[in-house]
RNA sequence: AAAUUGAAGGGUUUGAUCCUGGCUCAGAAUGAACGUUGGCGGCGUGGAUUAGGCAUGCAAGUCGUGCGGGGUAGCAAUACCCAGCGGCGAAAGGGUUAGGAAUAGUUCGAUUAUCUGCCCAAAGGACGCGGAUAGCGGCGGGAAACUGCCGGUAAUACGCGAUAAUAACUCCGGUUCAAAGGUGCGAUUCCGCCUUUGGAUGAGUCGAACUCCUAUUAGUUAGUUGGCGGUGUAAUAGACCACCAAGACGAUGAUGGGUACGAGGCGUGAGAGCGUGACCUCGAACACUGGAACUGAGACACUGUCCAGACACCUACGGGUGGCUGCAGUCGAGAAUCUUCGGCAAUGAACGAAAGUUUGACCGAGCGACGCCGCGUGUGUGAUGAAGGUCUUCGGAUUGUAAAGCACUGUAAGUUGGGAGGAAAUGUAUAGGGGUUCUCUCCUAUAUUUGACCUAUCUUCAAAGUAAGGACGGGCUAAGUUCGUGCCAGCAGCCGCGGUAAGACGAACUGUCCAAACGUUAUUCGGAAUCACUGGGCUUAAAGGGUGCGUAGGCGGUUUGGUAAGCAGGGUGUGAAAUCCCAUAGCUCAACUAUGGAAUUGCGCUCUGAACUGUCGGACUAGAGGGAUGUAGGGGUAACCGGAACUUGCGGUGGAGCGGUGAAAUGCUUUGAUAUCGCAAGGAACACCGAUGGCGUAGGCAGGUUACUGGGCAUUUUCUGACGCUGAGGCACGAAAGUCAGGGUAGCGAACGGAAUUAGAUACUCCGGUAGUCCUGACUGUAAACGCUGAGCACUUGGUCGAGGGGUACUCCAUAGCCCCUUGGUCGUAGAGAAAUUGAUAAGUGCUCCGCCUGGGGAGUAUGGUCGCAAGGCUGAAACUCAAAGGAAUUGACGGGGGCUCACACAAGCGGAGGAGGAUGUGGCUUAAUUCGAGGCUACGCGAAGAACCUUAUCCCAGGCUUGACAUGCAUAGAUACCUGCCCUGAAAGGGUGUUUGUUACUCGCAAGAGUGAAAUAUGCACAGGUGCUGCAUGGCUGUCGUCAGCUCGUGUCGUGAGAUGUCGGGUUAAGUCCCUUAACGAGCGAAACCCCUAUCACUAGUUGCCAGCGAGUAAUGUCGGGGACUCUAGUGAGACUGCCUAAGUUAAUGCGGAGGAAGGUGGGGAUGACGUCAAGUCCUCAUGGCCCUUAUGCCUGGGGCUGCACACGUCCUACAAUGGUACACACAAAAGGAUGCAACACCGUGAGGUUGAGCAAAACCUAAAAAAUGUACCCCAGUUCGGAUUGGAGUCUGCAAUUCGACUCCAUGAAGUCGGAUUCGCUAGUAAUCGCGGGUCAGAAUACCGCGGUGAAUGUGUUCCUGAGCCUUGUACACACCGCCCGUCAAGCCACGAAAGUGGGGGGCAUCCGAAGUCGCCGAUGUAACCAUUAGGAACUAAGUGCCGAAGAUGAACUCCGUGAUUGGGACUAAGUCGUAACAAGGUAGCCGUAGGGGAACCUGCUGCUGGAUCACCUCCUUU
Repeated sequence: AAAUUGAAGGGUUUGAUCCUGGCUCAGAAUGAACGUUGGCGGCGUGGAUUAGGCAUGCAAGUCGUGCGGGGUAGCAAUACCCAGCGGCGAAAGGGUUAGGAAUAGUUCGAUUAUCUGCCCAAAGGACGCGGAUAGCGGCGGGAAACUGCCGGUAAUACGCGAUAAUAACUCCGGUUCAAAGGUGCGAUUCCGCCUUUGGAUGAGUCGAACUCCUAUUAGUUAGUUGGCGGUGUAAUAGACCACCAAGACGAUGAUGGGUACGAGGCGUGAGAGCGUGACCUCGAACACUGGAACUGAGACACUGUCCAGACACCUACGGGUGGCUGCAGUCGAGAAUCUUCGGCAAUGAACGAAAGUUUGACCGAGCGACGCCGCGUGUGUGAUGAAGGUCUUCGGAUUGUAAAGCACUGUAAGUUGGGAGGAAAUGUAUAGGGGUUCUCUCCUAUAUUUGACCUAUCUUCAAAGUAAGGACGGGCUAAGUUCGUGCCAGCAGCCGCGGUAAGACGAACUGUCCAAACGUUAUUCGGAAUCACUGGGCUUAAAGGGUGCGUAGGCGGUUUGGUAAGCAGGGUGUGAAAUCCCAUAGCUCAACUAUGGAAUUGCGCUCUGAACUGUCGGACUAGAGGGAUGUAGGGGUAACCGGAACUUGCGGUGGAGCGGUGAAAUGCUUUGAUAUCGCAAGGAACACCGAUGGCGUAGGCAGGUUACUGGGCAUUUUCUGACGCUGAGGCACGAAAGUCAGGGUAGCGAACGGAAUUAGAUACUCCGGUAGUCCUGACUGUAAACGCUGAGCACUUGGUCGAGGGGUACUCCAUAGCCCCUUGGUCGUAGAGAAAUUGAUAAGUGCUCCGCCUGGGGAGUAUGGUCGCAAGGCUGAAACUCAAAGGAAUUGACGGGGGCUCACACAAGCGGAGGAGGAUGUGGCUUAAUUCGAGGCUACGCGAAGAACCUUAUCCCAGGCUUGACAUGCAUAGAUACCUGCCCUGAAAGGGUGUUUGUUACUCGCAAGAGUGAAAUAUGCACAGGUGCUGCAUGGCUGUCGUCAGCUCGUGUCGUGAGAUGUCGGGUUAAGUCCCUUAACGAGCGAAACCCCUAUCACUAGUUGCCAGCGAGUAAUGUCGGGGACUCUAGUGAGACUGCCUAAGUUAAUGCGGAGGAAGGUGGGGAUGACGUCAAGUCCUCAUGGCCCUUAUGCCUGGGGCUGCACACGUCCUACAAUGGUACACACAAAAGGAUGCAACACCGUGAGGUUGAGCAAAACCUAAAAAAUGUACCCCAGUUCGGAUUGGAGUCUGCAAUUCGACUCCAUGAAGUCGGAUUCGCUAGUAAUCGCGGGUCAGAAUACCGCGGUGAAUGUGUUCCUGAGCCUUGUACACACCGCCCGUCAAGCCACGAAAGUGGGGGGCAUCCGAAGUCGCCGAUGUAACCAUUAGGAACUAAGUGCCGAAGAUGAACUCCGUGAUUGGGACUAAGUCGUAACAAGGUAGCCGUAGGGGAACCUGCUGCUGGAUCACCUCCUUU
């Protein structure tokens, strides 16, 4: 110098947010246990459970220098050993934590109320005697343990006498009390003995403070509290006894119950705290269980005694013995805790003069990774980045310098040989010195004597040789890939993973973290400010008592003087040591250990201070209270009075209904209702005034009058003088319902009866109606008893509206105005708040006191107590279970909420569907198969723009092929190929087998030939192939909301935030279209526009189209020359923009009307489809991940099926007829197609069609006839001249093939059907309706689909309703978003709990009985050595007996706790059970609280209350103008 450097959060409630709030994780720790693994050493540590039972050995002895004696050796001297008597010790050391909540512990005190062996110091003393007894000898008893009788012996054993103070007692005269010797030749001297004093040590007793939970323990106590006198003790004391008094303790928690050894400390924590009490130290208690004393300095005694009990052992059955909670060890129980080791060498203890002996204390070793600490398992170099493994986008990446290889090192373990230290003492001998003469003692030196156990360290040898694992890798939390599995197996601390692509399961590879360990479990603290002293809250999240009065308690105005309890400062004693901390030191370091300090925040004593609190005294008036004068009021209690209405009764009038509802019915009524008038009776409630107005503590209070009475407010130059505030318990009041007793009863009206509604309706609605509602008296004591906001005091910008009182100016009065006090509201600043909100009436800022909260459920339940007549109230848990429950606000969605707006949504119309027959698709059924997909709108004439074979799908049956019907590559063979034709078999495909014909390129070479290659074949290998699965792994495409007007962004601003604003509001529009306003300003995707068709015109062009004019020609026709005018064709333009006018509107946007115009307000139609929704559809168009098949799920072929038929549905066609049918005549389109094609004309056939084949790759030719229309004729309202199904016969065409299974034609047949129930579809103009025409697909096969034109209406100009949609707003318990959420009974399984006739056990008391041992008494006739003695005996002691007390035991009645219990009750939990639908939206009857009745159930109903109710209207108030 130092000892005071210390504070972290995360996950999880929601679609998202902020908050409240629990659960959970990361850290540290342990006498631990378990799993996997395990090299060495040091230091620690190890029966926590059954204070359960214990075999065996050891754990307390020692002294012969106290005593007699016995024995061994020796010739003896002598040496050694020993039982017994005697002394000291055995009360220490060692173990354990059962009991104990105060008799204990800790801290500080007291002891004038005490003792203390051994030890120290000091003063004295030790004289004279005596009688026994063990051992021993003899004789016995007993199985044993043990024990009896006789004889005899010693002492430092025992006894008596003497002596006697500084001791003790005292009446102050006096009285009383002791001793032992030993060693030695020799003792005042060494070792002992006795008395006294003091000390030290140890112990006893007393006091104060502190020391766990429980009030579901509130009263306890008779020796109890005190006194006086005794007993007793070392000592105080009701400790005990007799008598007297009636006290003592207790909400500051007595008494009772539960639990527990206490402390130093230890763990954790920033601290305050919280938890804990292993090892070590101090204290206490215990020693098989209970009781008792003896001995002793000390015990009521762990290895002593006695008794009782349980247990165990021995026994000859007579009787005995034992106590590991000492060290080892054993059994048991348990998740779990060691060797029946060595030594007294060290330290300590006992004894001894000493040598020494003893010591499971102790020192050591052993076992256990149980903990802490240290060391090692190699080091360097080494890229072909080896092999192998894993992954892969197939390129590579990674394992990985890792290995191998090369060069080194030698710790630890192993081996060899040395080797400090733990040992210093003691004793003996010798020498020297000192003390007081000694046998004693101290010091020094030399010699000699002692190690159980451990070895540091050094050294030899050999060789990288002998030494690495565990957990984890979804987030929290460091670290990921592949495969397997398929809500299975499993994981999980919380959230949560797993249902075929799992970073979460299992494995592999790889990575991360620790490391001789690593994880798990359990427990504690922390995080948790989640019990908040430091350091929280209570309007709505859990939480203000229903209200007042008031006791204890807590807190308390101004001033002054004391005091010194609190408070503050100084000093001092104590706070054991160890531990913690600091500085040093010792083990190589560290752990560990040592020394010194700091600290020990505490308690005591003492000195000082006096501001504040307390306390004592004096004074004051601002708090509080009293008086006086006024004043407002549904404040309270009692009595009396009043009118309206209602009901009933009586009477009159009157004459058929009334009443009631969504609509009805029950009900009343010709015995006269309802209606109306008169009279009477009765009970209950008090219209208007009347009002977020008044009064009251709250509940609450309303007609009027009177009596009595409480409180408030204002004013006051009045009085008292802190008298105050709050308030645990306590007391009083306390809506409605309910209870008891007695009255009363008009209306209303739980229950109940009936009528409806309904699937049901124990309800809502209706008709009745009992308790009750009312009064008196008495209970009950609860409500959403609410402002969900306890009471009091003080302070902190304002505005405004009421109520009560007062003041004020002008000459007076009154009023308005202004000001003050009190009071009731409202808006709002700062602030507060999670926000909503609050804001002088605080939820702001402070102080005081009380009540209450600590996750949800279980549950305000059970149990106990208490109150009540009962109903029930107050107090009030736990097991178990969940990871949430909750508050406020946000965005959506939804509402049988509201507002605004739109749409063929409705209405107004027209025509259909639903009935018939048929076509077609679907379901179902059937089948060998009837392939697959699509399923409300948004599947169902859909995929399929066309299934006889093919298509076509392994859908079925059957026959075949296997590198394959198709693609690419490699290897081998090698000229075989391919093509054409033929043969056998077969249904074909295919298989078999030969044969015939022709046949390639290049190089070398004359040629023969050789080589190489291509095509192709064969074989083999890679692979092909799959309309197999998954549309919930996907791309792409598509449907729908919806051509609806929406969906977003940047910057800014507001909000803690999610978010909001913009995008709202006022207008307007088809439109988020535009305008105006505006904390917003802009922008994007959508809307619109741009594009196409169409309606008008112009220009250009003029063939295949056209033909006005000109010419020619024909029977006739743009037929020809020609023409571009027209129509038309097809290219370019124009045109329409609210541009113009009147009025409206905000001078706007825009709308109404008008003009002009082919067209007028988007002219008509099309294409075009925002962000997104539906896990919508499609793996069978295509593409594609993964999985599956591979002589088959692939490929080929024949046949069948997809067409199957009791039935149901969708979409269509044709009809039912006269606006029609039939026949004849006759007119006018558009668009489209045509070469494997369209096909004219002509001929044949009744016809489908056939024969033939002009023309046309098309403004040219053909399909091609348009039809309805129009005209004429017939039919005459019928199942018909309607309708055409069905069936028979005969044919045509396509095609390899029309049987299953095509279309068409002709003849014949001639079904249902006469306009269609509930319900439902389309359409607003060239639309509906109606009529035909064309095309695609296609060999053939449309009533479907896609197009085209002809004819051509009606109605509406509205938004009440149905459906859908958009915007704003509101409520919400919804967010998978109302097809949501969610409640209760019942049924099933499982879990814990309560009750229960009982039943089993534990605990502490009480009462009675019995009463061991034993102390203390009594007695003592029994017995007796010491003393006396006169020898009789006495004294004294004593055995036995007896009294009080007294353990265990027995009995009894209670209390309390813990089990168990047929049965029973509710509760919690559990993917898909039953019944309903109570709540959330106005939840479809607003909900909820209290109470009462009722009901399968949620619930319903009555009465009072609340808003934590939506909506509409009105009133009041506020803000702005």